The RNA shown here (c-di-GMP-I riboswitch aptamer) has 90 nucleotides and comes from a Gemmatimonadota bacterium. Its mean pLDDT, the model's own confidence on a scale to 100, is 85. The sequence was found by an Rfam model in a public genome assembly. Lineage of the source: Bacteria > Pseudomonadati > Gemmatimonadota.

RNA sequence: ACGCGACAAAGGCAAACCCGGCGAAAGCCGGCGACGCAAAGUCACGAGGCUAAAGCGACCACUGGUCGCGAUGCCGGUCGGGCCGCCGAA
Numbered sequence: 001a002c003g004c005g006a007c008a009a010a011g012g013c014a015a016a017c018c019c020g021g022c023g024a025a026a027g028c029c030g031g032c033g034a035c036g037c038a039a040a041g042u043c044a045c046g047a048g049g050c051u052a053a054a055g056c057g058a059c060c061a062c063u064g065g066u067c068g069c070g071a072u073g074c075c076g077g078u079c080g081g082g083c084c085g086c087c088g089a090a
Base pairs, nucleotide, nucleotide: 004088005087012037013036018031019030020029021028022027035077041083042082043081045080046079047078048075049074050073055069056068057067058066059065060064
């Protein structure tokens, strides 16, 4: 340096539930709390997934409603890739 990852050390993150807030929703933020995580750090670049507001279309026959399409909204704790990083037993 590259790889690898231990019942190591020092630290780190924080699922679900519940509470408060934001949002049309997906979901997010804060608190509480730890299921887990060696990148559960970071970048929506590729794949995948979620939602469907605006808008468009169809229908009902209408101050509106239902259905379909719709990402410009999300998920990095679904997988891959880029960048960066702590420690050192085998």